[in-house]
RNA sequence: UGCUAGGUCGUCUAAUGGUAGGACGGUGGGCUCUGGACCCACUAAUGGAGGUUCGAAUCCUCCCCUAGCAG
Numbered sequence: 001u002g003c004u005a006g007g008u009c010g011u012c013u014a015a016u017g018g019u020a021g022g023a024c025g026g027u028g029g030g031c032u033c034u035g036g037a038c039c040c041a042c043u044a045a046u047g048g049a050g051g052u053u054c055g056a057a058u059c060c061u062c063c064c065c066u067a068g069c070a071g
Base pairs, nucleotide, nucleotide: 001070002069003068004067005066006065007064010024011023012022013021018054025043026042027041028040029039030038047063048062049061050060051059
């Protein structure tokens, strides 16, 4: 440099172009003799910029980052 695959809450993982969800974690509360166990609530995300569309995590273009392959 070229090709391929990937980038979603702090972490892991879903979402057929139509409200971005779940688990773990964290915070608060409940329960309990106590608790790291159990229960409830809250917390928090689509790598960036454009385009297509009534509507984009999803489709298109460019860029950034990661991994693999080639040179």
Record summary: The prediction has a mean pLDDT of 81. A computed fold for a 71-nucleotide RNA from an Endomicrobiia bacterium, annotated as transfer RNA. Rfam family: tRNA. Rfam's curators write: Transfer RNA (tRNA) molecules are approximately 80 nucleotides in length. The family's RNA type in Rfam is transfer RNA. NCBI's taxonomy places the organism under Bacteria, Pseudomonadati, Elusimicrobiota, Endomicrobiia.